[in-house]
RNAcentral holds the sequence, with entries from ENA. A computed fold for a 72-nucleotide RNA from Candidatus Iainarchaeum sp., annotated as transfer RNA. Its mean pLDDT, the model's own confidence on a scale to 100, is 81. Lineage of the source: Archaea > Candidatus Iainarchaeia > Candidatus Iainarchaeales > Candidatus Iainarchaeaceae > Candidatus Iainarchaeum. Its Rfam family is "tRNA". Rfam classes the family as a transfer RNA.

RNA sequence: GCCCUGGUAGUCUAUCGGUUAGGAUGUGGCCCUGUCGAGGCCGCGAGGCGGGUCCGACUCCCGCCCAGGGCG
Numbered sequence: 001g002c003c004c005u006g007g008u009a010g011u012c013u014a015u016c017g018g019u020u021a022g023g024a025u026g027u028g029g030c031c032c033u034g035u036c037g038a039g040g041c042c043g044c045g046a047g048g049c050g051g052g053u054c055c056g057a058c059u060c061c062c063g064c065c066c067a068g069g070g071c072g
Base pairs, nucleotide, nucleotide: 001071002070003069004068005067006066007065010025011024012023013022018055026044027043028042029041030040031039048064049063050062051061052060
């Protein structure tokens, strides 16, 4: 330099054009318990950046950045 894969809460991970962006973990409150833990209920918290396409983009296209892998 070229090619491929990926970038979503503090962490891990779904969502292949119309979702309230789901789950786990974490965390706050409450319930439960003699206490703690476990368990239950209710909350909190996320689309790498910039353009484009589209009525509508996390999703498709282009560029850049970052991470991993391959070729030279």